[in-house]
Context: one part of a larger RNA
RNA sequence: GAACGAACGUUGGCGGCGUGGAUUAGGCAUGCAAGUCGAACGAAUGCUGGGAGGGCAACUUUCCAGCGGAAGUGGCGAAAGGGGCAGUAAGGCAUGGGUAACCUACCCCAGGGACCGGCAUAGCUCUCCUAACGGGGAGGUAAUUCCGGGCAAUGUGACGAGGACGCAUGUUCUUGUCACCAGAUGAAUUUCGCCCUGGGAGGGGCUCAUGUGGUAUUAUGCUAGUUGGUAGGGUAAUGGCCUACCAAGGCGAAGAUGCCUAGCAGGUGUGAGAGCACGACCUGCGCCACUGGCACUGAGACACUGGCCAGACUCCUACGGGAGGCUGCAGUCGAGGAUCUUCGGCAAUGGGCGCAAGCCUGACCGAGCGACGCCGCGUGUGCGACGAAGGCCUUCGGGUUGUAAAGCACUGUCGAGGGGGAGGAAAGCCGCAAGGUUUGACCUAUCCCUGGAGGAAGCACGGGCUAAGUUCGUGCCAGCAGCCGCGGUAAGACGAACCGUGCUAACGUUGUUC
Numbered sequence: 001g002a003a004c005g006a007a008c009g010u011u012g013g014c015g016g017c018g019u020g021g022a023u024u025a026g027g028c029a030u031g032c033a034a035g036u037c038g039a040a041c042g043a044a045u046g047c048u049g050g051g052a053g054g055g056c057a058a059c060u061u062u063c064c065a066g067c068g069g070a071a072g073u074g075g076c077g078a079a080a081g082g083g084g085c086a087g088u089a090a091g092g093c094a095u096g097g098g099u100a101a102c103c104u105a106c107c108c109c110a111g112g113g114a115c116c117g118g119c120a121u122a123g124c125u126c127u128c129c130u131a132a133c134g135g136g137g138a139g140g141u142a143a144u145u146c147c148g149g150g151c152a153a154u155g156u157g158a159c160g161a162g163g164a165c166g167c168a169u170g171u172u173c174u175u176g177u178c179a180c181c182a183g184a185u186g187a188a189u190u191u192c193g194c195c196c197u198g199g200g201a202g203g204g205g206c207u208c209a210u211g212u213g214g215u216a217u218u219a220u221g222c223u224a225g226u227u228g229g230u231a232g233g234g235u236a237a238u239g240g241c242c243u244a245c246c247a248a249g250g251c252g253a254a255g256a257u258g259c260c261u262a263g264c265a266g267g268u269g270u271g272a273g274a275g276c277a278c279g280a281c282c283u284g285c286g287c288c289a290c291u292g293g294c295a296c297u298g299a300g301a302c303a304c305u306g307g308c309c310a311g312a313c314u315c316c317u318a319c320g321g322g323a324g325g326c327u328g329c330a331g332u333c334g335a336g337g338a339u340c341u342u343c344g345g346c347a348a349u350g351g352g353c354g355c356a357a358g359c360c361u362g363a364c365c366g367a368g369c370g371a372c373g374c375c376g377c378g379u380g381u382g383c384g385a386c387g388a389a390g391g392c393c394u395u396c397g398g399g400u401u402g403u404a405a406a407g408c409a410c411u412g413u414c415g416a417g418g419g420g421g422a423g424g425a426a427a428g429c430c431g432c433a434a435g436g437u438u439u440g441a442c443c444u445a446u447c448c449c450u451g452g453a454g455g456a457a458g459c460a461c462g463g464g465c466u467a468a469g470u471u472c473g474u475g476c477c478a479g480c481a482g483c484c485g486c487g488g489u490a491a492g493a494c495g496a497a498c499c500g501u502g503c504u505a506a507c508g509u510u511g512u513u514c
Base pairs, nucleotide, nucleotide: 001514002513003512004511006510007509008508009507010506013377014376015375016374017373018372019370020369026333027332028331030330031329032328035076036075037074040073041072046067047066048065049064050063051062052061053060054059083288084287085286092212093211094210095209096208097207098206099205102204103203104202107200108199109198110197111196112195113194115149116148117147118146124139125138126137127136128135129134155180156179157178158177159176160175161174162173163172164171165170213260214259215258221251222250223249226248227247228246229245230244231243232242233241263285264284265283266282267278268277269276270275290311291310292309293308294307313324314323315322316321341367343366344365345364349363350361351360352359353358380410381409382408383407390401391400392399393398414455416450417449418448419447420446423443424442428437429436430435458503459502460501461500462499463484464483465482469498470497471496472495473494479486480485
């Protein structure tokens, strides 16, 4: 000198864009953060209309049609999005390969098919136990729930033959025998769905090479599923991944093993560069979800707001037993030098479900708070004295503050009050089309009106380094200080005043990096 997710002191007008729990991965009150589909299903209740019965009427009972649809079954989603960096020095990450060892719901393309039946169960009704959470028994019902049978292929696996190719196990093409599918649905207008096969896109799994901290004051070192083989199991798939048997191997001074530290990268800061230090915000990957372990469901998890077990903690209890997990968005306590609103909206972008309308979305878009950072603007402009007053200094002549003020003439930025306002909006819906119609939480370019210099300047420093000095007070005291150093009676270094210098809505100090 530059920089910062900064903090502290003094001061503080406005706007734009960013950014804000770095410490206790400490504990959490409260609200919200994952639902959706009636065009899969049976229905409760409600509303509207009509018929019938009772009643003088109000009204009430029952049946039918339509609308809507709690709770429930079923489908899809909930593995994404959001948060954090505890662990991890290599099951990670970065770069480049391999998969003749693999998977892939939704989406796209192509081909083919959708036949016949059945058993349950929730909801519901009745009943029982319990303080609660919840649970048991009996009866009966539906489906795109579940199950059985049939047809079958160019599909998959095993065996046999032939051709081509490669990288050893093999890959691919043709041909002959055994096992494996479907919702006869919904709506009735286009359509949305289901099953099988092949391909694609996107996404993953596994594996190889190289690189990726410190420490030898960790080395006669480390290792028994350890290293390899055979056989089997398991997986989508290779493999000690696991098991049985056999052999005795494997790693290490080119640093094994141990200990300490740490998420990695794109990048960030600095620097002429080489390098050094760092990994906030944003993006990619990995890991974690009170602590430890485990599996289930599923295309995908060993699953933040799913389940089970154990533990710690908190809460409820009728003491028998139960409930919970903010490292989501706000917010609270604690610790700390220190880090925000218990805000608005789904209008836009995106996601889930749905034919759609639409619903949900603390993702997101916005607003709020903080000079925390960067940038921009303003705090007025012109004229105005041989120069007011006051202050300070003085050699008492004057000098300086200083065109500064006052005064005169103007201007209207920003701010204040009021009003208009393109744009962020294209979709969607209706319609054969032409066309019509609807949607803004919030922000605003910009314009108009009112008023009038009014509302808007400080901080640090002045001995040298280093731009800028005089007087008074104090008297090695009080104090200053980044280094040299200053202060003991004339202090340009302490304190005050005046004046000056630097930067400016900031200015200094502290901390850290180069």

Predicted 3D model of a 514-nucleotide part of an RNA (small-subunit ribosomal RNA, 5' domain) from a Pseudomonadota bacterium. The RNAcentral record of the full RNA draws on ENA. Its mean pLDDT, the model's own confidence on a scale to 100, is 81. Its Rfam family is "Bacterial small subunit ribosomal RNA". Lineage of the source: Bacteria > Pseudomonadati > Pseudomonadota.